[in-house]
This is a predicted structure of a 1469-nucleotide RNA (small-subunit ribosomal RNA) from a sludge metagenome. It matches the Rfam family "Bacterial small subunit ribosomal RNA". Its mean pLDDT, the model's own confidence on a scale to 100, is 86.
RNA sequence: AGAGUUUGAUCCUGGCUCAGAACGAACGCUGGCGGCAGGCCUAACACAUGCAAGUCGAACGCUCGUAGCAAUACGGGAGUGGCAGACGGGUGCGUAACGCGUGGGAACAUACCCUUUGGUUCGGAAUAACUCAGGGAAACUUGAGCUAAUACCGGAUACGCCCGAGAGGGGAAAGAUUUAUUGCCGAAGGAUUGGCCCGCGUCUGAUUAGCUUGUUGGUAGGGUAACGGCCUACCAAGGCGACGAUCAGUAGCUGGUCUGAGAGGAUGAUCAGCCACACUGGGACUGAGACACGGCCCAGACUCCUACGGGAGGCAGCAGUGGGGAAUAUUGGACAAUGGGCGCAAGCCUGAUCCAGCCAUGCCGCGUGAGUGAUGAAGGCCCUAGGGUUGUAAAGCUCUUUCAGCGAGGAGGAUAAUGACGUUACUCGCAGAAGAAGCCCCGGCUAACUUCGUGCCAGCAGCCGCGGUAAUACGAAGGGGGCUAGCGUUGUUCGGAAUCACUGGGCGUAAAGCGCACGUAGGCGGACUUUUAAGUCAGGGGUGAAAUCCCGGGGCUCAACCUCGGAACUGCCUUUGAUACUGGAAGUCUGGAGUCCGAGAGAGGUGAGUGGAACUCCGAGUGUAGAGGUGAAAUUCGUAGAUAUUCGGAAGAACACCAGUGGCGAAGGCGGCUCACUGGCUCGGUACUGACGCUGAGGUGCGAAAGCGUGGGGAGCAAACAGGAUUAGAUACCCUGGUAGUCCACGCCGUAAACGAUGAUUACUAGGUGUAGGGGGUAUCGACUCCCUCUGUGCCACAGUUAACGCAUUAAGUAAUCCACCUGGGGAGUACGGCCGCAAGGUUAAAACUCAAAGGAAUUGACGGGGGCCCGCACAAGCAGUGGAGUAUGUGGAUUAAUUCGAGGCAACGCGAAGAACCUUACCAGGGCUUGACAUCUCCUGAGGACACAAGAGAUUGUGUUGUCCCUUCGGGGCAGGAAGACAGGUGGUGCAUGGUUGUCGUCAGCUCGUGUCGUGAGAUGUUCGGUUAAGUCCGGCAACGAGCGCAACCCCUGUGGCCAGUUGCCAUCAUUCAGUUGGGCACUCUGGCAAGACCGCCGUUAACAAAACGGAGGAAGGUGGGGAUGACGUCAAAUCAUCAUGCCCCUUAUGUCCUGGGCUUCACACGUACUACAAUGGUAACAACAGAGGGCUGCCACACCGCGAGGUGGAGCGAAUCCCAAAAUGUUAUCUCAGUUCGGAUUGCAGGCUGAAACUCGCCUGCAUGAAGCAGGAAUUGCUAGUAAUGGCAGGUCAGCAUACUGCCGUGAAUACGUUCCCGGGCCUUGUACACACCGCCCGUCACACCAUGAGAGUUUGUAACACCCGAAGUCAGUAGUCUAACCCAGCGAUGGGAGGGCGCUGCCGAAGGUGGGACAGAUGAUUGGGGUGAAGUCGUAACAAGGUAGCCGUAUCGGAAGGUGCGGCUG
Repeated sequence: AGAGUUUGAUCCUGGCUCAGAACGAACGCUGGCGGCAGGCCUAACACAUGCAAGUCGAACGCUCGUAGCAAUACGGGAGUGGCAGACGGGUGCGUAACGCGUGGGAACAUACCCUUUGGUUCGGAAUAACUCAGGGAAACUUGAGCUAAUACCGGAUACGCCCGAGAGGGGAAAGAUUUAUUGCCGAAGGAUUGGCCCGCGUCUGAUUAGCUUGUUGGUAGGGUAACGGCCUACCAAGGCGACGAUCAGUAGCUGGUCUGAGAGGAUGAUCAGCCACACUGGGACUGAGACACGGCCCAGACUCCUACGGGAGGCAGCAGUGGGGAAUAUUGGACAAUGGGCGCAAGCCUGAUCCAGCCAUGCCGCGUGAGUGAUGAAGGCCCUAGGGUUGUAAAGCUCUUUCAGCGAGGAGGAUAAUGACGUUACUCGCAGAAGAAGCCCCGGCUAACUUCGUGCCAGCAGCCGCGGUAAUACGAAGGGGGCUAGCGUUGUUCGGAAUCACUGGGCGUAAAGCGCACGUAGGCGGACUUUUAAGUCAGGGGUGAAAUCCCGGGGCUCAACCUCGGAACUGCCUUUGAUACUGGAAGUCUGGAGUCCGAGAGAGGUGAGUGGAACUCCGAGUGUAGAGGUGAAAUUCGUAGAUAUUCGGAAGAACACCAGUGGCGAAGGCGGCUCACUGGCUCGGUACUGACGCUGAGGUGCGAAAGCGUGGGGAGCAAACAGGAUUAGAUACCCUGGUAGUCCACGCCGUAAACGAUGAUUACUAGGUGUAGGGGGUAUCGACUCCCUCUGUGCCACAGUUAACGCAUUAAGUAAUCCACCUGGGGAGUACGGCCGCAAGGUUAAAACUCAAAGGAAUUGACGGGGGCCCGCACAAGCAGUGGAGUAUGUGGAUUAAUUCGAGGCAACGCGAAGAACCUUACCAGGGCUUGACAUCUCCUGAGGACACAAGAGAUUGUGUUGUCCCUUCGGGGCAGGAAGACAGGUGGUGCAUGGUUGUCGUCAGCUCGUGUCGUGAGAUGUUCGGUUAAGUCCGGCAACGAGCGCAACCCCUGUGGCCAGUUGCCAUCAUUCAGUUGGGCACUCUGGCAAGACCGCCGUUAACAAAACGGAGGAAGGUGGGGAUGACGUCAAAUCAUCAUGCCCCUUAUGUCCUGGGCUUCACACGUACUACAAUGGUAACAACAGAGGGCUGCCACACCGCGAGGUGGAGCGAAUCCCAAAAUGUUAUCUCAGUUCGGAUUGCAGGCUGAAACUCGCCUGCAUGAAGCAGGAAUUGCUAGUAAUGGCAGGUCAGCAUACUGCCGUGAAUACGUUCCCGGGCCUUGUACACACCGCCCGUCACACCAUGAGAGUUUGUAACACCCGAAGUCAGUAGUCUAACCCAGCGAUGGGAGGGCGCUGCCGAAGGUGGGACAGAUGAUUGGGGUGAAGUCGUAACAAGGUAGCCGUAUCGGAAGGUGCGGCUG
């Protein structure tokens, strides 16, 4: 510090995910030791049991025990009294608050402690304990009597103290003890601690906007330690709130902790400070301090005891139990240390604390051995079978002993004593490698790879995604990587995330500028001077607890940990100073803003009036059969007179031309003309005011169209509706009609793609060129022109900017101010709630759930019922066909035991198959064989064979006869048989695992690369453009310059002549013959080798002087002469595992192999490809000609004979330029005469021939006889542009035989092409795109089914906080006729009486819980219902993306199964 993921690829936007750190954690697997920490995050749920607060005899009496004869001493017990139980310990319910943090303040208290000062005197009356007598189950309690005090009371005294203006008044004490001390009282001061007040800071929600009556203030009083509405009476009507009151939700706050570069974000366990609470609620008492965790009273819930009358209790102390939960420990030891309470002290108490126990919960440290050891052992795994790897790893050898274990010693914590910890730490000795390694991962991110199993199954997964038979992604193994007593997973937080952006983001098109303006609060604000010092800056002071973090030291062997010092704590307060800037105050100015004066342009607005054209209607005339409408029609109108035409009239609406990226307006918007009223703007002048400004949350106004209400109006147009068409349907597009509406007045609505998808204002930053309005200058008589300038409105373009497109003085540039808005897609601009509206609806505006994308710009392709250019037998022009018939053949389908398999639009279908009777043959039935029909290896044997017979369908088996192997370098080899096992074999599967081969686009002109340049990039350029060509062929131009594969050429055949050669070819001349037969010759033909020839080379024209085109000459041939071979990068997962090869899988007495027979040859039917025809351009008969290219010894076969013929019998020649196979159409003559024929030949019968073991299934041919369909072929469709089509025959391969097929050959030999509009295919450029598996694409909505979350819902139910009223406990306070009453006072000798004061009782105010009631808020649930989301390949259509086939979209209204259609207005995306 980044990475993965949207795409075919790219850049951007944007979300999701990962790598890091952390934790009071939990879970899974595993687990040696020690140190230091930590340990109910959930039920503030309920608690058994024990302990957690007592102590003092130096305050007091009583009593018991021991010792003593006793006094007394020591010790114990309950009680009175004092101090302490307000600390320590726990928890986080409540609390959004002066609760906490921080910094200040004044009107206070403070036991114990310290200092100072003064005092400590005289009396009195009770009471518990105790005794007696009662009540009660108990808890406890009543009466009477005795008694003490440092308990209680009175008097005296008062330096100071309190009250009071003062005079004056008031008020204290306690003693104990053996000296010495100690205690007590008043007062002042200190220290400590606490109470109170204030500034600032302190979570979320506005779908909580108004709250408040002791409320805000005052006066008087009360109360308190103290100020104060804290309380009461009276008076006033205030106080709080958009800087967020009130309400609701959530929450203890802080130092700190975690994270982060920081700013921040999250958090508030342990430790420390503060607060709150103690079963729930209320209350006071005591006290220095409490409204009191282990005190009291009352109410409530719960639990327990009970004799039913009544009582007792409060673990959120330490342990512990149940419960809850994913989850959190021992009913331990000790007061030895530290600290606390009491005490003079000894001491007692102390679950505070110190220790120990449990737990890998965390952090830190250590160990599980070290060295050596190659034959690189064995085993495992992989393997190309060679080896590699595990791996110096092991074993073996030599060592060591940390830790754990055993034994011995042994600190410090303890200053004199006292040690729970403690079998302490630590030290020494002993034995032995001995007791001690796991977890996760290995597709990318992300370090680490192979084999097997599985086969979209099982499973994995943080994201992308793996798995459908070769899975580095599942499971296992081997190997590897990481961490290590741990390792992974899950959860949570921060980070990465600049993804809420203060540091540090955006808003034209990605999410995002309010439709527009005015304006309130607020924010911001021109120049100069003076002043102030709030902000700001500097210095000083106080504070910012300790701990933590950081730095430097120190201590535990190190570390964690502990400790000392420093720094820091970024803050707050205070003080002194500075004054540039901002603010405050005062004054001045004119540049911003405004006023005034003079001009100007304009569809700016409102009202009234008025004009012509057109449409429609009405009346009349002329006139006659149609009109209208459409792609074509029909509905419709018209003989009752339409349409057309002429005249007249009526009504409503809109204003042609002018008209213009022209004008005006804030926007919406505004268009005939005239008048009236009226808003704004611009220019010029520079007289006036003197910052009066900008923006603008709320607020207010305006605001297209549609729509609503009331009343008018209604010509045209026209949602809905009706009819006609179209269509599979057509709730549409088209047509004919047609109502709301459109128009007016008044009132609502408040939305649009209300768009420049661009908020307002100000300043600055190159230009060029239009246009509108004004001003100035030059020139001129004037106009035009030219120049300058202000304002508006356009285009182009620099810098700059942008993801790109683009923007660019009218910014999307550079800056400033203010406002609005955005934060992934969907759900959804929806639900609920509020506000507005008559309604339609608008506005504000979520969540659950779901996905890993959604999106912007640009790129390359592909596609388009987009465009341009061009080509092709693509169309057109022609010729001949196919489709109809019969037959042949292939295919589908059907059938079958089998009808083997493959090929499937073009590019399968006379295709693989250049030839299925057996064989072939792969299929079926039956019968056989099992190392096999075939190959290699090992061992043994030497035969095998031939012939004959028998069984059998044959394979095969048996018998007999004959006969007994060959070569040799003597090692062996060949051949054959037998045996066992390795193995053979498979036309079994997968062409979607493959090689090879092939088809196709297409013989189309394309496909690429290097360097350079442009672009952030994918990519572009080159290859585009202008010409030209058959051609990316060539030329020119050009940020390109070159190159490669293709094109062309080189190759073959053919067309011309030449040279060479001359047999088997040829024959002009000579001779010869029936005959080039022979002699002879090689001139010619021909053969087949070599060269030549054609190149737009020459001339002319055109083009640009190019490339080239056109015409001409010459030439056998002229513009690639004709034909062939030759097939770029690639596409179709195209075809082939059945040519062959081959991975993997499968079969192995069978899916192998052998044999017989059958099948591939079936047949209602459908399709393809052919042949033959339908006839006279013909048939038949007779006669007569002319080829080329091939083949031939298991052959071609002359010739002769026989047969009507197929053929047969003889038989010459020829392994072939020598011999043979071997011509037809054509021509001549004759006949047929338009018929189902002398056309046509299918079918069938009979008789034959040939091949072959064998023609039944199932061959070909011949003769005779038979003589079917068919009279030119519907829709549709094929081939062909010249020696071509058409037509005629010939040959070959295959082959025993079988050819209408295939491959070749020659003969005869046409017609037509204006042209490129259209169909098909292709090429190039361009355009749109939501496609990229690429239009056979993508994709929308209803309906049906399943699941999920959610809204509404008659209601039902639970909870919360308030309110009103009722009741009213305890208790404080107030009052008080009752009752009781020791101290003090008065009277009295006294008894006693009275008074003061007090207790109880009663009354009143307040008052918790409770009750009643109506509302509010929140949750749960609910028949039914609404839409939404997600699902496998369902149904219906085709809405959108291309002009998406009616351009799309926005708002609104209406209609329709649904997407949607239509109307009106708007936008261009």